The prediction has a mean pLDDT of 80. A computed fold for a 1518-nucleotide RNA from a Candidatus Shapirobacteria bacterium, annotated as small-subunit ribosomal RNA. Its Rfam family is "Bacterial small subunit ribosomal RNA". The sequence is in RNAcentral, with records from SILVA. NCBI's taxonomy places the organism under Bacteria, Bacteria candidate phyla, Candidatus Shapironibacteriota.
RNA sequence: AGAGUUUGAUCGUGGCUCAGGGUGAACGCUGGCGAUGUGCCUAAGACAUGCAAGUCGAACGGGGCUCAUAGUCUACACCAAGAACAAAACAGUGCCCUUUUGAAGGGAAAGGUGGUACGAAAGUACCAAAGGGUUUUGUCUUUUGUGUAGACCUUGAUCCUAGUGGCGAACGGGUGAGUAAUGGAUACGAACGUACUCCAAAGCGGGACAUAGUCCACCGAAAGGUGGGGUAAUUUCCCAUGUUGUCGCAAGACCAAAGAUGCAAAUCACUUUGGAAGCGGCGUAUCUACUACCAGCUAGUUGGUGAGGUAACGGCUCACCAAGGCUAUGACGGUUACCGGCUCUUAGCGGAGAGUCCGGCACAAUGGGACUGAGACACGGCCCAUACACCUACGGGUGGCAGCAGUUAGGAAUUUUGCACAAUGGACGAAAGUCUGAUGCAGCGACAUCGCGUGUGGGAUGACGGCCUUCGGGUUGUAAACCACUUUUGUUUCUCCAUGAAGGAGAAGCGAAUAAGGAACUACUAACUACGUGCCAGCAGUCGCGGUAAUACGUAGGUUCCAAGCGUUACCCGGUUUUAUUGGGCGUAAAGCGUCUGUAGGUGGUUUUAUAAGUUCUAUUUCAAAGACCUCAGCUCAACUGAGGGAAGGGGUAGGAUACUGUAAAACUAGAGUUAUAUCGGAGUGACUGGAAUUUGCAGUGUAGGGGUAAAAUCCGUGGAUACUGCAAAGAACACCAAGAGCGAAGGCGGGUCACUAGGUAUAUACUGACACUCAGAGACUAAAGCUAGGGAAGCAAAUCAGAUUAGAGACCUGAGUAGUCCUAGCCUUAAACGAUGUCCGUUAGUUCUAUGGAUUUAUCUGUGGGACGCAAGCUAACGCAUUAAACGGACCGCCUGGGGAGUAUAGCCGCAAGGCCGAAACUCAAACGAAUUGGCGGGGAGGCGCACAACCAGUGGAGCAUGUGGUUCAAUUCGAUACGAAGCGAUGAACCUUACCUGGGUUUGAAAUGUACCUGCACGGUCCAGAGAUGGAUCAGCCUUCGAGGGUGGUACACAGCUGUUGCAUGGCUGUCGUCAGCUCGUGACGUGAGUUGUUCUCUUAAGUGAGGUAACGAGCGCAACCCCCAUUCUGUGUUACUGUGUCACAGAAGACUGCCCAGCAUUAUUUUGUUGGGAGGAAGGAGGGGACGACGUCAAGUCAUCAUGAUGCUUAUAUCCAGGGCUACACACAUCCUACAAUGGACUGUAACAGAGGGUCGCAAUACCGCGAGGUGGAGCUAAUCCUUAAACCAGUCCCCAGUUGGGAUUGCAGGCUGAAACUCGCCUGCAUGAACCCGGAAUUGGUAGUAAUCGCAAAUCAGCAGAUUGCGGUGAAUACGUUCUCGCCUCUUGCACACACUGCCCGUCAAAUCAGCAAAGUUGGGGGUACCUAAAGUCUUACGGUUCCGUAGGACCAAGGUAAAUCCAGCGAUGAGGGUUAAGUCGUAACAAGGUAUCCGUACUGGAAGGUGCGGAUG
Repeated sequence: AGAGUUUGAUCGUGGCUCAGGGUGAACGCUGGCGAUGUGCCUAAGACAUGCAAGUCGAACGGGGCUCAUAGUCUACACCAAGAACAAAACAGUGCCCUUUUGAAGGGAAAGGUGGUACGAAAGUACCAAAGGGUUUUGUCUUUUGUGUAGACCUUGAUCCUAGUGGCGAACGGGUGAGUAAUGGAUACGAACGUACUCCAAAGCGGGACAUAGUCCACCGAAAGGUGGGGUAAUUUCCCAUGUUGUCGCAAGACCAAAGAUGCAAAUCACUUUGGAAGCGGCGUAUCUACUACCAGCUAGUUGGUGAGGUAACGGCUCACCAAGGCUAUGACGGUUACCGGCUCUUAGCGGAGAGUCCGGCACAAUGGGACUGAGACACGGCCCAUACACCUACGGGUGGCAGCAGUUAGGAAUUUUGCACAAUGGACGAAAGUCUGAUGCAGCGACAUCGCGUGUGGGAUGACGGCCUUCGGGUUGUAAACCACUUUUGUUUCUCCAUGAAGGAGAAGCGAAUAAGGAACUACUAACUACGUGCCAGCAGUCGCGGUAAUACGUAGGUUCCAAGCGUUACCCGGUUUUAUUGGGCGUAAAGCGUCUGUAGGUGGUUUUAUAAGUUCUAUUUCAAAGACCUCAGCUCAACUGAGGGAAGGGGUAGGAUACUGUAAAACUAGAGUUAUAUCGGAGUGACUGGAAUUUGCAGUGUAGGGGUAAAAUCCGUGGAUACUGCAAAGAACACCAAGAGCGAAGGCGGGUCACUAGGUAUAUACUGACACUCAGAGACUAAAGCUAGGGAAGCAAAUCAGAUUAGAGACCUGAGUAGUCCUAGCCUUAAACGAUGUCCGUUAGUUCUAUGGAUUUAUCUGUGGGACGCAAGCUAACGCAUUAAACGGACCGCCUGGGGAGUAUAGCCGCAAGGCCGAAACUCAAACGAAUUGGCGGGGAGGCGCACAACCAGUGGAGCAUGUGGUUCAAUUCGAUACGAAGCGAUGAACCUUACCUGGGUUUGAAAUGUACCUGCACGGUCCAGAGAUGGAUCAGCCUUCGAGGGUGGUACACAGCUGUUGCAUGGCUGUCGUCAGCUCGUGACGUGAGUUGUUCUCUUAAGUGAGGUAACGAGCGCAACCCCCAUUCUGUGUUACUGUGUCACAGAAGACUGCCCAGCAUUAUUUUGUUGGGAGGAAGGAGGGGACGACGUCAAGUCAUCAUGAUGCUUAUAUCCAGGGCUACACACAUCCUACAAUGGACUGUAACAGAGGGUCGCAAUACCGCGAGGUGGAGCUAAUCCUUAAACCAGUCCCCAGUUGGGAUUGCAGGCUGAAACUCGCCUGCAUGAACCCGGAAUUGGUAGUAAUCGCAAAUCAGCAGAUUGCGGUGAAUACGUUCUCGCCUCUUGCACACACUGCCCGUCAAAUCAGCAAAGUUGGGGGUACCUAAAGUCUUACGGUUCCGUAGGACCAAGGUAAAUCCAGCGAUGAGGGUUAAGUCGUAACAAGGUAUCCGUACUGGAAGGUGCGGAUG
């Protein structure tokens, strides 16, 4: 950065699609590890369970556990005493003092002998010994003492604690429902508050009343509650003081407090005030989605005064007063949506998004409310209402996960009911500390990003296997195996770090091990083959692929891309300049309003001054952090993270500059306008008026038609038309002039005169002094048709009625004819309202015509309009435009964004109506479209040709017969050919054979071919038997040889044969046809963006693209012609098959004809000429002499697989092969091609050896002769052929027939024969006799022929045993006609139109019928939203009254959530039915459009018709 897709091809326009990046993703297949992030986008649905906000006993009265302590009592034990009671010293401990800057701390363990058991060791358990310590060691009594235990109780201490009290709970955490501004971002501001923190000043005196807890009594299932007694404080109240403070002008008045811990020092609290920081409340400006099919909204609404209220300003609230306020720069309404930092994308401008992180806001089941407090109208507080859920003893209670986990529901979809307060932070506390689902971590998920790995190196018999194959090989592929090496990851063990939940660092061992998939492979788009399938199954992002050779489906092999992922789906940006600010357009592709006036708005001439709003410069401040960018650093790297730095851009403030724009002021005249003098015009309105024509009426002349058409008829006319003459009436339109001439804004305007009105232009006198341009909304005008009312009505004429045409004819043509057309008044407001070109201004070569001004003696010049040309430049896709721009610039407005649906539906506005204006969506398609190109086509044009027509001759179509075909029939009637270009065609010859078909009978390596292996003395043949035959059976005879075998033969087995089976739409070859038509192309050059063109067109000419001239072409090729063959003339040579011969004949060769010669006419040419026509000469032949062979590029998927060849496919005891018989020969009928005729130009008979050419002949042709009526037979001279076969017939001469179904015609049939052949029935040919059909010249239609032709006459040959009416050749006799190119058919060239390109057998429109889809309308029905009025009114607040007085109770009032009722409104769902629309290989009816589309088409309007459509009026040319 582009690509695919509209076409036969091209350029353009224009949509659709793709390649890129991204994601809180999901789904499919697959899945090794780690790090870092991230994870309900849906139901702001409902929630079980646990936890998420507590803390302070150094505020308080108590309570509890433990310990200490004083006293009393009881019980037990012991010492002591009786039998002696007391005191002192030492030591230890505690306290004080001292020391320490301060704080904290001072304790429990350590060492060790022997043995046994277990153990790898470390070690553990037990026993013993020694040492040390303690206790005890006779009995009784008493008291004291001591000790232990218990009870009561004093004091004290540690710890815990319900309650009172303090602080916190307003933070932190979640969610995004609401909210389009009561929000957010940025910047600024003044009328405020502030617990905790910090600084400063002052103070902390005295007293008092309660209350919880608790005790007593009681109620309740529970939750909980009631009454009474009594109690504390850092609870509460009163008095005092009053630095400060509040109020007040001042005087003055008023307002505080609490203690706790500690031995103490002191510390923490408390009260009042001022200040600081931070936080919060409030205000202003700018920005902040879509919608006008939402245009008007608003009564506390806007402002004022006063009062209340608040921390504070304020209609915040209330009373009164005024009537304001907002709005096209979008109010009000509706829909959607939390906002920003940022994120994704983009070259950028932009576009899209709002998850995680950060800031702000809002919310906490739904709705309302206040309380407490520094702070809330409070997620884990309270009250009320509602819905839901739970408990209940039925009386009543309880609850709120959008905290963390988790459950359920919904959904394509989103995690653990984890660990810890170790870190960071928070609450409380003096502190220790407690609490903390904040947070730190872990778990789950490839959800994302980043990193690592699944080995590395060597290794060619290029192994096996797979796949393909041209069978040679190729590929998978150094890939594997194999060898060597390494250890990230994995796994085992161990060590160290740490206050540590989690973790981190390191060491050793084992072992290539534990680890690769997904998608794609026609083009876009990197990557190809085979098989299967056969418009099926399927694929597909777009174009599209698939109907028997699919690189597009499925599978396999291979390849490509990415890789622990890969694809798909969804969405966003990009590409897309496809909404265009950067950066598009509007003549014909979509798109200029029908035209003008003009408001808001936008833009605006010259000069000066001021200002400094825009603009610009400097400084400063801000735009939080994170993110982005740059640099450095930390995790092994990276992702990730940390630190530092800075720009651009936006806002604010301050100060400069002043060119340009703006603003203000002053001036100017070139824009614009007014005036003056001339002048122009189918410009408008009104009134009056004129002649021609038409029709009608009256009168006259006059008689049989008139009229109309392609032709007719309807119609008018003897009741006198048409025609002619005269008079009269009416309405409408204005000939000539008249001209791409004039005027007007457009629509439009045409006899003449007058009046009124408006406009343009030139000149240049005077004046104003930017007064201008454009213009959303608005207003005015607006052809034709149409509507309303009233007139008018000659002609014309929708509708309508007739007549024609036609398959039909609701049309075209004709005859009538009503609305209408005309006028007045009022509506309608649309056209192809077009130059398909908005208005205004400026600039940019020319040539020429014209209208109207001016200058000038003319020539001419100069304005303003209207036209033409144009390879001037320029523009344009091209066509084309080109001073009247579609060029180059400026100003403003309108409009467009794929086709259809659709200018439709709905809503609104306008209209009497018809309708108009505004104006969608669902759905559907991958195109629709413009210009130009090449063809083809045209019931377009021009030119030309042809037995194409015309002229002439003879036919076909009618009859009979022959042959072929269709159809029918059949066991089979084998197959193919089927417009010209199949049908006497393949077939140049079906009795068997042919033969491919049918029936029946046989064979299976086969009737014929090749190869291998094995066997075989076997082939071949003769005879006999069975049989329809094929075949089978029996029998006879029997090869060579070097004796190994070989050849041949037969048999068996295997490979294989075979097929007229299929596909001519897989093919080769061959052929037909256009067409013996004159065309078809190329190289170089040139033109064009290109397809393409030129050449090849034009003029003349030709049979011809034949030739000449001209020419941006110059040359060339395949075709034409010529070269080849036959014939016609002459010459030369040679020759015999009877003789002679100059000749004829045969063969071979040569010559000859070439527009060469002359004349005249016509055309052409500047001249020379050139072409053509006619004539002449010469010549056998004169204008390619006649005929043949020869067939350009190509067309028809033309014909042939049954001549042959051949790919693929089918059959293989049969679709092969052999045999006999049958069939191809059938027969109601239809078609094609012949033959014979219908007769006298004839028929029959006789005669004249009347006269040919070209062929064939030895398994042959066959003569003379003889036999037979004859076919033929016997026989065999001659001939391997100029020798023989071998007589042509028509013709000519004579006789008869005498116009008839005949002496025409010979079909059909009978009898008798002949020939060929094994064979003549199905099914051959011929002869004789007999029979004697149709047919008397042929409808519509149609064929051949232009000269040795048609017509007519016979002859020969191929095939062939036999069979010709056919075919191919041959000669004999031998005409008529052609004015000419209007028409039919076909062809060639040029041009024109085209909506065709499978190319007119094209394309294509509409109704109807069928199926299906979405939307619209619709009686109604269902749900929802926001309001309005009224009713009821909880909790709460405010207020009034009363009562009690710790500020509470009761009653009333106001406000008010939810609820109810009513009438409207808006949105949505469903809806019988109705109307239209879209889509759908082969339905019906017509043929409207594309060509002059057969009536030119289209636009608007009106009427009308099955349908396309038709007609009237006006308009456009597309």